[in-house]
The RNA shown here (Fluoride riboswitch aptamer (crcB RNA motif)) has 63 nucleotides and comes from a Xanthobacteraceae bacterium. Its mean pLDDT, the model's own confidence on a scale to 100, is 77. It was read from a public genome assembly, where an Rfam model found it.

RNA sequence: UCAGGAAUCGGCGAUGGAGUUCGCCCCAACUGCCCGCCAAGGGCUAAUGACUCCUACAGCCAG
Numbered sequence: 001u002c003a004g005g006a007a008u009c010g011g012c013g014a015u016g017g018a019g020u021u022c023g024c025c026c027c028a029a030c031u032g033c034c035c036g037c038c039a040a041g042g043g044c045u046a047a048u049g050a051c052u053c054c055u056a057c058a059g060c061c062a063g
Stems, first nucleotide, its partner, number of pairs: 010025004016054006032044004
C1' cells in the first nucleotide's frame, strides 16, 4: 500500500476539515453581538463549546 473477514455506528453547540474532551437534545438541542420607536435600517467580532492541527481569510516583518 492492497485485498478479505468480524465487530461497532444518532444529532447539536453563529462560517470549513480532523483528533481529543465537555455540555445539550430525542424532531428537540442549534440559528452571535451592538445601535434603533418592538419595525425598517445600520455597525461589529469570530473558521474552536474548549484545546490542538490543517485549510481559507486579515495584519506586520524578512527573503